[in-house]
Context: one part of a larger RNA
Molecule: large-subunit ribosomal RNA, domain VI
Organism: Clostridiales bacterium
RNA sequence: CGUUGGAUAUUUGAGAGGAUCUGCUCUUAGUACGAAAGGACCAGAGUGGACGGACCUAUUGUGCACCUGUUGUCACGCCAGUGGCAUGGCAGGGUAGCGAAGUCCGGAAUGGAUAAAUGCUGAAAGCAUCUAAGCGUGAAACCAGCCUCAAGAUUAGAUAUCCCAUAACUUUAAGUUAGUAAUACCCCUUGCAGAACACAAGGUUGAUAGGUCACAGGUGGAAGUGCAGUAAUGUAUGUAGCUGAGUGAUACUAAUAGGUAGAGGG
Numbered sequence: 001c002g003u004u005g006g007a008u009a010u011u012u013g014a015g016a017g018g019a020u021c022u023g024c025u026c027u028u029a030g031u032a033c034g035a036a037a038g039g040a041c042c043a044g045a046g047u048g049g050a051c052g053g054a055c056c057u058a059u060u061g062u063g064c065a066c067c068u069g070u071u072g073u074c075a076c077g078c079c080a081g082u083g084g085c086a087u088g089g090c091a092g093g094g095u096a097g098c099g100a101a102g103u104c105c106g107g108a109a110u111g112g113a114u115a116a117a118u119g120c121u122g123a124a125a126g127c128a129u130c131u132a133a134g135c136g137u138g139a140a141a142c143c144a145g146c147c148u149c150a151a152g153a154u155u156a157g158a159u160a161u162c163c164c165a166u167a168a169c170u171u172u173a174a175g176u177u178a179g180u181a182a183u184a185c186c187c188c189u190u191g192c193a194g195a196a197c198a199c200a201a202g203g204u205u206g207a208u209a210g211g212u213c214a215c216a217g218g219u220g221g222a223a224g225u226g227c228a229g230u231a232a233u234g235u236a237u238g239u240a241g242c243u244g245a246g247u248g249a250u251a252c253u254a255a256u257a258g259g260u261a262g263a264g265g266g
Base pairs, nucleotide, nucleotide: 001152005163006162007161008160009159010158011157015149016148017147018146021049022048023047024046025045026044027043033038051106052105053104054103055102059100060099061098062097066093067092068091069090070089071086072085073084074083075082076081110144111143112142117137118136119135120134164265166178167177168176169175183261184260185259186258187203188202189201190200191199208254209253210252211250212249213248214247215246217243218242219241224237225236226235227234228233
């Protein structure tokens, strides 16, 4: 821009893409078969591999704004207690998130039309013949079925709901311009989204983010003081102190104010 008024939501599916794999074990059955050795079809069940998708409860990795220990040195006047730098200084753990080596799930069933093949009926050709007319069975292949996208499918589809019959100008037209309706956007707070855009949640009639409070989880027992010890240190106060992303609550802070677009068909 189009989709023949303007919108919001829900959809149909022409068409396109993805997927399509397979082993082993057991039952049937040591049966059929076979002198024996050996050893099935058909049918059913279980369990794997590779591949793919989703997810983070558990396992495991990471987790440079979390916790602790510790070396050297500098600083806060000194002690104590802290902070800076040294690969995050080094080391031990670790929430959320993101991952796999982890967890769960998938390939199917079924239907249609067929290939080779195998049949029924059946003439040409009194017989025979699956074929010439006609009618069946039949494969991981084909078409559906499963998953995803999809009306720019210009053949531009469908359904529901909302807004409505303003003004001026004029060449009087499916005209132009202006202000509006429903609605949308700008702007602002953001994230389960994200390169930008988009998408999604909100904007005081508000829990959108921050803060605060409570909790979960992490670390692992703070400082100060008392006690024991000459001291290093230990111990009590005390599941202590600290704590990023998690859960819930709470308008304290910030989403204020404002602006723009947008029908007059049929």